[in-house]
The part of an RNA shown here (large-subunit ribosomal RNA, domain IV) has 344 nucleotides and comes from a metagenome.
RNAcentral holds the full RNA, with entries from SILVA.
Context: one part of a larger RNA
This record gives sequence, structure tokens and C1' cells, in this order.
RNA sequence: CGCUGGUUAAGGAACUCGGCAACAUAACCCCGUAACUUCGGGAGAAGGGGUGCCUUCUGGGGUGUCAAAGCUCUGGGAGGCCGCAGAGGAAUGGGUCUAGCGACUGUUUACUAAAAACACAGGUCUGUGCGAAGGCGCAAGCCGAGGUAUACAGACUGACGCCUGCCCGGUGCCGGUAGGUUAAGGAAGAGGGUAACGGCGUAAGCCGCGAAGCUCGCAACCGAAGCCCCGGUAAACGGCGGCCGUAACUAUGACGGUCCUAAGGUAGCGAAGUUCCUUGUCGGGUAAGUUCCGACCUGCAUGAAUGGCGUAACGACUGGACCACUGUCUCAACCAGCGACUCG
Repeated sequence: CGCUGGUUAAGGAACUCGGCAACAUAACCCCGUAACUUCGGGAGAAGGGGUGCCUUCUGGGGUGUCAAAGCUCUGGGAGGCCGCAGAGGAAUGGGUCUAGCGACUGUUUACUAAAAACACAGGUCUGUGCGAAGGCGCAAGCCGAGGUAUACAGACUGACGCCUGCCCGGUGCCGGUAGGUUAAGGAAGAGGGUAACGGCGUAAGCCGCGAAGCUCGCAACCGAAGCCCCGGUAAACGGCGGCCGUAACUAUGACGGUCCUAAGGUAGCGAAGUUCCUUGUCGGGUAAGUUCCGACCUGCAUGAAUGGCGUAACGACUGGACCACUGUCUCAACCAGCGACUCG
């Protein structure tokens, strides 16, 4: 000096990112318990008191007997004794207030993350009429299901309460089919190559015209779905404005004008797990508070099942405050054991 324990004056979180760690609390009986609440809860809320041993009085249960005694279990009352201490050991909740998130019990990164992530009952949309849709498989076949729309599959949301506005222009999906466009295929027709034939040439060959057949490559026109087009649909993907003026102080702007849009953000909530400026401003708490709580609204860049706002209960979740308690600290000391170290 390290590790594991123990004790500590006065103070008591001044430590620190943070009371991390430690301390404290603790069993049983009695008294007594708030807001809030989904009436279950919150509750072991909180906060108090008691607990040993001896004597005595007085009940109850069991066993036992004719009745009892005895044995045994368990209450209540009174009086007394000892210690610093009576749940005398071990084991054995610290508590309160307030916010955020997630309703809850659950699940998860086997070996750095347990959470506000996942799941979840509940809600909604969509598909599917049964040889179902969907899935696995080349297939046979199988799952779905020996189920049948109160079912099954896919997607989103996530108890409960109050709610869930406007936009269908784009994208997607659904419906429509008059018109436009449109493939293979079919095909009128035009054309190229190839013969006889004609011209030139001694010849090889060249040029011209060119029926039918064969062949090559075009092609009017007829050709579905799709796309265009016409509608619907947002708990489908998504989106939800700008400038200028205006009231008898000022300020503000119910009101007006104008431009643009598919429509210009409703209810709520709001410096938020979202606020850049920002430690916004005001209030609370502190002697002092970039955190916290309550407000305001100027929302850089909230907002309604990518759900909005609340919410009792719950949480090894995350902030803030307080009580208790402490070597966390002021500030360190001593003790025990084991190491390190010295000698051997």
C1' cells in the first nucleotide's frame, strides 16, 4: 500500500454524473392509516405501542372419567423480579412527495444494453364461401383444419376514459369501360431475290424486263389485359400556406384585401424524451437551482390508431424534492484476517 471485515468525536450528502456503496428499516401482536381510485385498490400507506422471567386470579378447546384428577393447546386480568438491552442469536421491508414513459403479469441482445424496446388483452382496416385466402414443396402431398366469416390469414394501433378533424391533386388499392394507345397471331396489298425472254460480248459474263412457284423482309386492317381515361378510397402511402392593412393612448387584431393550394393543422397538448435562439419569461422549491415542478405560447421543427390528451394500479425503468440514516464526505484514525514488503 491492496483486499475482506469491525469501530469511530463533532457534523450529516458538504461526497458524487448520481446517496454509487454502506448505514438505517426489519419478526409477531395491538392501535392507527391521506390524496386519489377502474371501488378491487392505494395498505405492511404513513405513524405509534407491546414482546423476557416469576407469582396469582379467571376463561375457552382437546383428551380422559359416571363425575373428576391428570395431561395438553390457547386467551384475559392483577402484582412482582433482573439487565444497558427481553423478536437479547441467525434470518428478516427504509419511508414520503412529485413528474416522464410504458396500462398491467410477461419477453429480449446465451458472453458489455432488461429498457420508454418486443409482446399483450382491446380497437380498426384488408383478404378469404372452402379443393378458402395464405404458406411449404419441382411434384405428389401437407399446414391452414378433420376449422367454415363469432372462422382463418395479412397489416396498423396497443388496458381503460374522452376522442380521432380537413385534403383523393401525386402514389397505391378497388370499381368502370365509350374512346385513345397496345403484343403474339391473322392479313388485303406493295416490294426485293430467283427462270424463260431482250440487248451487248468470241467467251466468261454484264445490263434490262420479268408470269407462276419458291423465298426474303415490309404492311393497311382485325387483335386482349395493361396504360391513358372516368369514378371511389386516408385506422391506404402520405399532406395539412404566404404577404399587406385594420379598433377613440399604446399594444394587439375579432375584421378586410390579395396570391397560391388537393387541402391549408380542428380538438387537445406545448421551451416537451420534440424549443435552435435558451440558463426564454413569470411563479414555486433552495441562503444560493443550466436540473425539477406549475404557468405563458414567440410550436427553429406538436397534433390526432407512424394515434392525440388524460388515467387508478403496476415498474431491478428515467428525472426532481424531502424524512430517517450513515466514514460518501469535511478528514482521517485504529483494530482483525489475508496479501504485498523485510528477514529466513